Annotation: Predicted 3D model of a 145-nucleotide RNA (c-di-AMP riboswitch aptamer (ydaO/yuaA leader)) from Microbispora rosea. The prediction has a mean pLDDT of 76.

RNA sequence: GUCGCGCGGCCGCCGAAUCCGCGUCAUGCGGAGCCGGGGACCCACUCUCUCGGGGUGAAUCGGCGCGCAGGCCCCCAGAUGCGCCCGUAGGGCACUUCCUGCCCGAACCCGUCAGCUAACCCGGUAGGCGGAAUGGAAGCAAGGA
Repeated sequence: GUCGCGCGGCCGCCGAAUCCGCGUCAUGCGGAGCCGGGGACCCACUCUCUCGGGGUGAAUCGGCGCGCAGGCCCCCAGAUGCGCCCGUAGGGCACUUCCUGCCCGAACCCGUCAGCUAACCCGGUAGGCGGAAUGGAAGCAAGGA
């Protein structure tokens, strides 16, 4: 000097998911902040009662696309489901906007039931990543002198 592994710290990103106190001394409890759901009058609704319906979330909607599947057998067609590709509403990338570049466009939950909704009631506060952050311009902020 280089490479790999492990630990710790710091600065950040997606996200509501951060901070404080008490205690146990393996777990936990409480509070603040942030977030979500239920829930009147009024208003709204042709929406539901199985083609069930609804919620968190950016994560919806499609295709003269391709493949697979279903009943004892074969063929044709159609619908449905799954997978793959291609798009797309929408969303993210270290203050905001424009342009540009890159990326996501999932997953889970309630359980026949829920529009909005004051009072009121009930919950969550995880997880996953990055290491000069795509770049340019304008605006603005902070700090320093």